[in-house]
RNA sequence: AGCGAACGCUGGCGGCGUGGCUAAAACAUGCAAGUCGCACGAGAAAUCCCGGCUUGCCGGGACGGUACAGUGGCGAAAGGGUGAGGAAUACAUGGGUAACGUACCCUAGGCACGGGGACAGCCACGGGAAACUGUGGGUAAUACCCGAUGAGACCACAGCGUCAAAAGGCGCAGCGGUCAAAGGGCGGGAUCCCGACUUGUCGGGACCUGUCGGCCUGGGAGCGGCCCAUGUCCUAUCAGCUUGUUGGUGAGGUAACGGCUCACCAAGGCUACGACGGGUACCGGGACUGAGAGGUUGGCCCGGCACAUUGGGACUGAGACACUGCCCAGACUCCUACGGGAGGCUGCAGUAACGAAUAUUCCGCAAUGGGCGCAAGCCUGACGGAGCGACGCCGCGUGUGGGAAUAAGCCCUUCGGGGUGUAAACCACUGUCAGGGGUCACCAAGCAAACGAGCCUAAUAUGCUCGAGCGUUGAGGAGCCCCAGAGGAAGCCACGGUUAACUUCGUGCCAGCAGCCGCGGUAAGACGAAGGUGGCAAGCGUUGUUCGGAAUCACUGGGCUUAAAGAGCACGUAGGCGGCUCAUCAAGUGUCAUGUGAAAGCCCUCGGCCCAACCGAGGAAGUGCAUGGCAAACUGAUGGGCUUGAGGCAGGUAGGGGCGCGUGGAACUCUUGGUGGAGCGGUGGAAUGCGUAGAUAUCAAGAGGAACGCCGGCGGCGAAAGCGACGCGCUGGGCCUGUAACGAGGUUUCAAAUGCAAUUCAUCGCGGAUGGAACUUCCUCCUGACGCUGAGGUGCGAAAGCCAGGGGAGCGAACGGGAUUAGAUACCCCGGUAGUCCUGGCCCUAAACGAUGUCCACUAGGUCGGAGAUUCUCUGACGGCUUUCCGGCCGAAACAAAAGCGUUAAGUGGACCGCCUGGGGAGUACGGUCGCAAGGCUAAAACUCAAAGGAAUUGACGGGGGCUCACACAAGCGGUGGAGCAUGUUGCUUAAUUCGAUGCGACGCGAAGAACCUUAUCCUGGGCUUGACAUGUGCGGAUGCCUACCGGGAAACCGGCUUGGCUGCCUUUCGGGGUGAAACGUGCACAGGUGCUGCAUGGCUGUCGUAAGCUCGUGUCGUGAGAUGUUGGGUUAAGUCCCGUAACGAGCGAAACCCUUGUCGUUAGUUGCCAGCGGGUCAUGCCGGGGACUCUAGCGAGACUGCCGGUGUUAAACCGGAGGAAGGUGGGGAUGACGUCAAGUCCUCAUGGCCUUUAUGCCCAGGGCUGCAAACGUGCUACAAUGGCCGAGACAAACCGACGCAAAACCGCGAGGUCGAGCAAAUCGGAAAAAGUCGGCCCCAGUUCGGAUUGGAGUCUGCAACUCGACUCCAUGAAGUUGGAAUCGCUAGUAGUCGCAGAUCAGCUAUGCUGCGGUGAAUGUGUUCCUGAGCCUUGUACACACCGCCCGUCAAGUCAUGGAAGCCGGGAGCGCCCGAAGUCGCCCCGCAUCAGGGGUGCCGAAGGUGAGUUCGGUGACUG
Repeated sequence: AGCGAACGCUGGCGGCGUGGCUAAAACAUGCAAGUCGCACGAGAAAUCCCGGCUUGCCGGGACGGUACAGUGGCGAAAGGGUGAGGAAUACAUGGGUAACGUACCCUAGGCACGGGGACAGCCACGGGAAACUGUGGGUAAUACCCGAUGAGACCACAGCGUCAAAAGGCGCAGCGGUCAAAGGGCGGGAUCCCGACUUGUCGGGACCUGUCGGCCUGGGAGCGGCCCAUGUCCUAUCAGCUUGUUGGUGAGGUAACGGCUCACCAAGGCUACGACGGGUACCGGGACUGAGAGGUUGGCCCGGCACAUUGGGACUGAGACACUGCCCAGACUCCUACGGGAGGCUGCAGUAACGAAUAUUCCGCAAUGGGCGCAAGCCUGACGGAGCGACGCCGCGUGUGGGAAUAAGCCCUUCGGGGUGUAAACCACUGUCAGGGGUCACCAAGCAAACGAGCCUAAUAUGCUCGAGCGUUGAGGAGCCCCAGAGGAAGCCACGGUUAACUUCGUGCCAGCAGCCGCGGUAAGACGAAGGUGGCAAGCGUUGUUCGGAAUCACUGGGCUUAAAGAGCACGUAGGCGGCUCAUCAAGUGUCAUGUGAAAGCCCUCGGCCCAACCGAGGAAGUGCAUGGCAAACUGAUGGGCUUGAGGCAGGUAGGGGCGCGUGGAACUCUUGGUGGAGCGGUGGAAUGCGUAGAUAUCAAGAGGAACGCCGGCGGCGAAAGCGACGCGCUGGGCCUGUAACGAGGUUUCAAAUGCAAUUCAUCGCGGAUGGAACUUCCUCCUGACGCUGAGGUGCGAAAGCCAGGGGAGCGAACGGGAUUAGAUACCCCGGUAGUCCUGGCCCUAAACGAUGUCCACUAGGUCGGAGAUUCUCUGACGGCUUUCCGGCCGAAACAAAAGCGUUAAGUGGACCGCCUGGGGAGUACGGUCGCAAGGCUAAAACUCAAAGGAAUUGACGGGGGCUCACACAAGCGGUGGAGCAUGUUGCUUAAUUCGAUGCGACGCGAAGAACCUUAUCCUGGGCUUGACAUGUGCGGAUGCCUACCGGGAAACCGGCUUGGCUGCCUUUCGGGGUGAAACGUGCACAGGUGCUGCAUGGCUGUCGUAAGCUCGUGUCGUGAGAUGUUGGGUUAAGUCCCGUAACGAGCGAAACCCUUGUCGUUAGUUGCCAGCGGGUCAUGCCGGGGACUCUAGCGAGACUGCCGGUGUUAAACCGGAGGAAGGUGGGGAUGACGUCAAGUCCUCAUGGCCUUUAUGCCCAGGGCUGCAAACGUGCUACAAUGGCCGAGACAAACCGACGCAAAACCGCGAGGUCGAGCAAAUCGGAAAAAGUCGGCCCCAGUUCGGAUUGGAGUCUGCAACUCGACUCCAUGAAGUUGGAAUCGCUAGUAGUCGCAGAUCAGCUAUGCUGCGGUGAAUGUGUUCCUGAGCCUUGUACACACCGCCCGUCAAGUCAUGGAAGCCGGGAGCGCCCGAAGUCGCCCCGCAUCAGGGGUGCCGAAGGUGAGUUCGGUGACUG
């Protein structure tokens, strides 16, 4: 985009179309084929009229020669319906018929004479329920028959001409034979005849004539029969089919050819270009779609075919094997008097049924067409119309214009407003359609009286044709005019993306949506609703289906290294394709012409309905088929030639190429003997095993089988599989070289060393090696496209396996044993059978791989190896150049999704073959075939999924690799885990034990202080309701507040009483008036919430992690993700720095800057200090004074790998050293990149949404958060002698103090109390530092250890210590004697150990936390392992990323399918039996003729039966 559609919601009008797709299942009822009296005979009833009268009969007439029926003719074979069957007896296109037919029609020629006998109807008598029928009598014809005639036709004979490839056709003439007929009515007529009479009329006949028919023959048109070629679906899991089969001869038959049929003869015919079989299907014009090529389709209309209840058959006829004819058989239905009969809607309506689904038992022959008829006319469910259905296409309408900065309602809102929306209302108008009334052109053409012309004719008759025309024909519809009045007329779907269109509410992985992707788990543009918007519109959506998109079956127009896809390899049949050249032919090809390609449709133009749909006319197109002419380049065919493809020949050459025979050494095992004497063997470690019956080891001899070390190589050979000791024999293939070169010879010429003879010398002459050039001969051959590929086919084909026979050393499935393990049917070990080996025969597979078919041509190079050849250098080659073949690597261009490939292509082209079409099911089932078997080859479907897959990228991960780091391990020191207690958590309990935090990174955490308060409705109880708190506002009335008092009460609060005080501002004649701010009361808005959601959020925080990383700009590379930079080589604590470098730079981190600490200088000296000077004290910087020192706290200096040596790349840097207080970031702190964990927190705070509002808010009392069988975390104190106790006596830092720290003094054993100096602090106080040191006691014990627990007595804080505080004293004196598995911290002023201070705080459950100092170690200099981290690399099927992904079994339930003893049903054929109707043949009867009757033979439908075949259903059980 389409549809013969259906379904849902909705529905105003009209035009044109269209409408049983399912049950070719069954049908009630009516209608759908008749007509002709001008072919023929007969011929009413009823009714009416007239007459007669025995008044209910007779006669006549009209209707009427009418109706019905019959004979006869024509039609009924058309029209109409349907698509069951049919894959070719069909259809389409083009031909043929010289192998044929044809009624009606047209045309040409000719003829029509004479006779005859019947049968219906009818009459009479019968049979039967009916349908129907018997016998007798008698009758007409355009019915039937005989005879005549024969232009002519046909047949036979023989002849000529012409055509044809031919059998033969056509024409002409001859001879012989055979064969015709039908007449009718109507009309006209001069003449003649007959009859009647009212003698010029009527009737009849003859004759002439018109018209309609008849017969014979030829031609035509149209319509048919038959034949041929080409085309026409799927299936090879259908590969062979066929006996009238194929052909011939003869006969029969037909309109006609023909095995169409029959007899005989021959053995043929078809098939991979798909026979035969199975399935499905009417075919075409066309229709839909598509750019086209194609794909799908065949409803309506047209052409063809087929069918008519199923099957068979013929008759009639021009035509049928006949839809509304006949016969037979079957099924079904109906009637019946049970004896018999009737029927066929796949005609038009209609019924029931089936189904998702498809209409009126309508009107009319007015038109068009058909049948009959001379005609009028009759018939016509063809047809023309109407009805029903939005089923489709097309058209129209449901109003038009004006109308508010824009009503109401509804929706949204940031509350301002916005949307619906000029939409409505309202005003003005218009008038289509529907409605009512009226009118009539049109669809009407015809028929037909009078009339005119022409033809026929003797004719101005008649008749016919043409013109004209009184009258007459409409089933149904359209048009036009008038009336009225906005009145009667809008819905459907969608709105996440695709895809035009968005918000709110409801819902809360529910309900639901969904074509695909996907939405919904509390903020849903996706569900439902609403508002709004978008789209289409009398429709809109959904479903189904076809084509498109889909280049997703690729002809146009795809692919096969890794995504699906190259056969394991070769040879080769058919087929496909094929080198150079000449000639011919013209099949392909091209061009032109002719015929055809029906009409309709599509397209163009024009026209008709108002337009359109629709319809008409003309044109074009129809890419096709056929025939003819021309062309000859290319392909093809035929013939000739050629040599470059291919092959041969010759000379060389390498090789694990193959087969057979033989030979050899090493090793191994076994046997025998010797030596020897306890183990051997084996493993990660062991054990089983072997061994004192002598193993292992070792020596010697012998036997056996298998395999051939080194050479040996990304080296060689082979088609692949594959091939490896050596020799011999047989044998296949490859490569190089050979014919344009080289070489040899000859001739000519040039140059010429040198030689010879002559000559006194010189000159000159002759010969001439050698070299150059030119010419020529030989070496110097052959075939001539023989080629490439290759469906089927054939052969070869690793290993394992099979059969038979051998062989068997080692190894070694199965098996046994030992180990390992949770188990271990494994990996390891000890044994060991098949097998491995040989011969013969099977099997035929593989990651049979280069995952890359074979062949040919072309397209840069470089390098290595192997096998040859030529050439260069004086020679030579192990060298160089050139060249051929083979094997590798790297690479240009190109190609490729990329990886990659790249003259050994995956490049560019050509030829041929094989193969692919989402994953699973499945290379499975079934079938076939091969095999001894195992199994192989071929090869589906149901069902199921929304993917499966390739290459590459970034991460993450690895019981992968490399490098590196960290108290990560190791080396150490001290702990935890055991005890008691403290504290937090879980759990339990409870009225409540408020909440949060939950691996590291929750658990002495939020909480730096729970007796009340805190504190949270956590619990119980009591109370308040505009509220404890904020803002606004209305009203009230002067109130109200403070203070005091009373009652109830636990308090909060409720109620009351008023003593005293205060009470704004303006005005005031102080009486007051006005006003209302603060406050109060009362109401309205609202407050409030530690209620929920940290998975709606901000902010803050934890963690990885102070680990060294994380990124960007520009450039470059890549199709892209992305890469590069950031990798590499060094180096560092560090992505720190250096070098290199398609990168160059930059940012956030690291470092530095900051604080603190360590040294020095300087400045400043009070409250700090005190060396020197002075004073003073029992003593003390106590005082004067001093700034030296310490110290305080400001400012500076100092350290930077700066210097030296070495190493290193001349670098960065590292190592060592010097100097220095400090040395390689000096120590410590603060500082935390991009990000991760939906990490934590709604209970700090802030905040969206939700919830609550006499309560989840607020107030109060009491309780709880402290509860205790148990478990865990973090700590404290210990278990003691490195200790405890007692005594004496030293040395800090940091911090705090007015709601405070508190000295001294006194009291108390003590906690503490009393009093209170001093101090807002370098001044006073807290304040005693402790460990340590010195002295003493204890003497290894549950103790002079340890201090829990408990009793008693107290102190302090506080309103209040019961639940539930701390401390003191006396008494008590528990567990615990160093802690299992496991686990934590720490690398130096660190660990350990010792005390001190502070925050919070009335007090304190602090042993916690945060700081401070005192004392003060050990060990490691390594990176194997555990944990974690960084960089590079690698693999990946992971990407919520290894806490990933994912496999199998089992159980229950479910679905689909295979097998299966069988059982059931269908299809197509075959054999046999039976054999209806009927054709044909034969016999008999009958007959003037035509008929007719009886019998029989062949064939023959249905039926029966049998053996098979094929398809389907079902089936315990089973895969």